A computed fold for a 115-nucleotide RNA from an Acidobacteriota bacterium, annotated as SAM riboswitch aptamer (S box leader). NCBI's taxonomy places the organism under Bacteria, Pseudomonadati, Acidobacteriota.

RNA sequence: AUUUCAUGCAGAGUGGUUGAGGGACGAGCCCUGUGACGCCACGACAACCGGACAGAACACAGUACCGGUGUCAACUCUCUCCUGGAACUGGCGCAAGCCACGGGGUACAUGAGAU
Numbered sequence: 001a002u003u004u005c006a007u008g009c010a011g012a013g014u015g016g017u018u019g020a021g022g023g024a025c026g027a028g029c030c031c032u033g034u035g036a037c038g039c040c041a042c043g044a045c046a047a048c049c050g051g052a053c054a055g056a057a058c059a060c061a062g063u064a065c066c067g068g069u070g071u072c073a074a075c076u077c078u079c080u081c082c083u084g085g086a087a088c089u090g091g092c093g094c095a096a097g098c099c100a101c102g103g104g105g106u107a108c109a110u111g112a113g114a115u
Stems, first nucleotide, its partner, number of pairs: 001115008013042005021031003026079003043072003048068004052063002055060001076107001081104004089100004
């Protein structure tokens, strides 16, 4: 770098340092000198992988004890493409219909594998 599988509506922040951007891209919306992004320290959350532990033949689920990651504003912040708009609830419209909304896809992120 390509690819496969799983997960992505839950959860968890303080201090130091620096000093103007950041939330992947576009649009929106938002965060930010009451200090962003990054880095460092300590802490926390979680339970993907390895180990340990007790049950057990295995499978399997569990604990969060050790190790490897990950994460700690907003659902992956929202949307873009396709589809339903049937059921529940609601908005706009005389109506057709549009939207909220549901499902899928793409993209992205993380983990574990493969090449």